[in-house]
This record gives sequence, C1' cells and structure tokens, in this order.
RNA sequence: CAUCCAUCACGACCGGCUGAGGGACAGGCCCGACGACGCCGGGGCAACCGCCCGAGGGGGAGACCCCGAGGGUCAGGUGCCAAGUCCUGCGGGGGCCUCGCGGCCCACCGGCAGAUGGGUC
Repeated sequence: CAUCCAUCACGACCGGCUGAGGGACAGGCCCGACGACGCCGGGGCAACCGCCCGAGGGGGAGACCCCGAGGGUCAGGUGCCAAGUCCUGCGGGGGCCUCGCGGCCCACCGGCAGAUGGGUC
C1' cells in the first nucleotide's frame, strides 16, 4: 500500500515551546493572537490487542481440546482526550406545512467516505 473484520451518541486536560491557520475532502457551521493546529513533558480515558470468568455449542473412547454471546480486569502495545466521525454529501423511510410547485424536520434504515484497532498478503 491492498484486502477482510469489528467499532465509531460514552469517556478523558494541564504546563512549556512555537506563531497562523485548523477541524481528512466539498459545502456549511465552528475553533483560533484571550494563541488554535502542531511539537515536547506530565496527567487522564478505555475501543482493540492482552489477562480472567463464561450462558451455550462442537470434537474426542478418554485425558482433554476447539468455538463462543456476554461480563469483568489491567494500563504493557496501539489509540484517543472541542463540537455525534461537528453536520450534510448517495438512496430510501417517517412526520409537519402547502391547492400545488415546493419547503422544513428526524438520536430513523442502508450505502459512500473517513478514523482507530485486529487479521491476511
């Protein structure tokens, strides 16, 4: 880099340095010289890996082995600590207003994109 799987409404900020953009992309809407973003230090959070338990299922003559919903735990690895992945983007559903065209709304369903972790090449 490619591909597959899982998750994404929870949670968690201080100090120093730097100095103008940043929130992936586009549109919006926000953050930002009362210093954002980034880097460093410390602190914190707990999704995945890890560890423990485990309804249930499978294999075996047996000893035992395998899978496993779910629950707990640690903080070692990765990650994360503005806003739901900040919102929308494509298709559908529902509700309200309207004679109609059309407009507005939604913790709705699926998809796209993205992020993070794990597996495979």